[in-house]
A computed fold for a 90-nucleotide RNA from Desulfocucumis palustris, annotated as c-di-GMP-I riboswitch aptamer. It was read from a public genome assembly, where an Rfam model found it. Rfam family: c-di-GMP-I riboswitch aptamer. Gene Ontology term of the family: cyclic-di-GMP binding. The prediction has a mean pLDDT of 85.
RNA sequence: AUUUGACAAAGGCAAACCCGUUGCGAAAGCCGGGGUCGCAAAGCCGUGGGUCUAAGCUGAUACUGUCAGUAUGAUUGCCAGGAUGCCGGG
Numbered sequence: 001a002u003u004u005g006a007c008a009a010a011g012g013c014a015a016a017c018c019c020g021u022u023g024c025g026a027a028a029g030c031c032g033g034g035g036u037c038g039c040a041a042a043g044c045c046g047u048g049g050g051u052c053u054a055a056g057c058u059g060a061u062a063c064u065g066u067c068a069g070u071a072u073g074a075u076u077g078c079c080a081g082g083a084u085g086c087c088g089g090g
Base pairs, nucleotide, nucleotide: 002090003089004088005087012039013038017034018033019032020031023030024029037077044082045081047080048079049078050075051074052073056070057069058068059067060066061065
């Protein structure tokens, strides 16, 4: 440098769920604490695809509502890609 990941070692992260005197947000979701399903990048990037939400906007309507469409919002623990990295084996 490259490839690979165990029955190793030192560590790391944290699903679901619970809490939040008024945490943030319209929501999806995020943040903090607890928790520990699992994860060799379950650390980072929203670049491509997928999925979620629909404030705003647009349309419809039986109309102070309801329905539908739509991302500029979200998801990196959906997939791919990009750059970076611990330890061991080849």